This is a predicted structure of a 138-nucleotide RNA (FMN riboswitch aptamer (RFN element)) from Levilactobacillus suantsaii. It was read from a public genome assembly, where an Rfam model found it.
């Protein structure tokens, strides 16, 4: 370096400033946020090769593939199986765009509550995975 066990640590951000009103970070104007793994024509750096390529690291999607949190169902059950489970479009460039560049748009669980991504609670939970450390085989 791989494979299985076992343990330890980590593992979500976010209403600024204003209107209305008896009351709203729930309503209205505005503004703010983007978890996890993978893919990635981009970008940085570094190696090669030297006519423009080829490598290797590392980062890179809220809305492309898929996961998780909540929910629902089965279950004694916090196990474990099942479900359900949001959101992109035009222009550009190019040999190809879902990812690049621009530009405009959408999205966002459940209970309280003046109607919530953003408060408060369930939650000093869960958690997708990350990241070490032993053990055991080959």
């Nucleotide at each position: 370096a791989c494979a299985u066990u076992u343990c330890u640590u980590c593992g979500g951000g976010g209403c600024a400033g204003g209107g209305u009103g008896a009351a709203a970070u729930u309503c209205c104007c505005g503004a703010c946020c983007g978890a996890c793994g993978g893919u990635g024509a981009c970008a940085a750096c570094g190696c090669c090769a030297g006519g423009u390529g080829g490598u290797g690291u590392u980062g890179a999607a809220g809305u492309c593939c898929g996961u998780g949190a909540c929910c629902c169902g089965c279950g004694u059950a916090u196990a474990g199986c099942g479900g359900u489970g949001g959101a992109c479009c035009c222009a550009g460039u190019g040999c190809a765009a879902g990812u690049c560049u621009g530009g405009g748009a959408c999205c966002g669980a459940c209970a309280g509550u003046a109607a919530a991504g953003u408060c408060u609670g369930g939650a000093u939970g869960g958690g997708a995975g990350a990241a070490g450390a032993a053990a055991u085989a080959a």